[in-house]
About this RNA: Model confidence (mean pLDDT): 91 of 100. c-di-GMP-I riboswitch aptamer from Paenibacillus flagellatus, 88 nucleotides, folded computationally. The organism belongs to Paenibacillus, within Bacteria. The sequence was found by an Rfam model in a public genome assembly.
RNA sequence: AUACGAUAAAGGCAAACCUGUCGAAAGGCAGGGACGCAAAGCUAUAGGGCCUACUUGACGAAUGUCAUAGGGCAGCCUGGCCACCGAA
Numbered sequence: 001a002u003a004c005g006a007u008a009a010a011g012g013c014a015a016a017c018c019u020g021u022c023g024a025a026a027g028g029c030a031g032g033g034a035c036g037c038a039a040a041g042c043u044a045u046a047g048g049g050c051c052u053a054c055u056u057g058a059c060g061a062a063u064g065u066c067a068u069a070g071g072g073c074a075g076c077c078u079g080g081c082c083a084c085c086g087a088a
Stems, first nucleotide, its partner, number of pairs: 004086002012037002017032006035075001041081003046078003049073003056067004
């Protein structure tokens, strides 16, 4: 230095839920709150997968139904980049 990850040490992040807010929604942001996480740091212009359907199109007498990201998810997986500590 790389790999690796302990009943180590110092810390870090923050699920569900609640409140407020943005959004058509998925979901995001802020505060509270902790299920968990050795990358639960970043990357959606590296891929795959998943979610939503405003718009658009088709069908329908109609409420609507189906399809569709240009919207989203990194705490779904693989990859890339950066990174604390140092037992085996």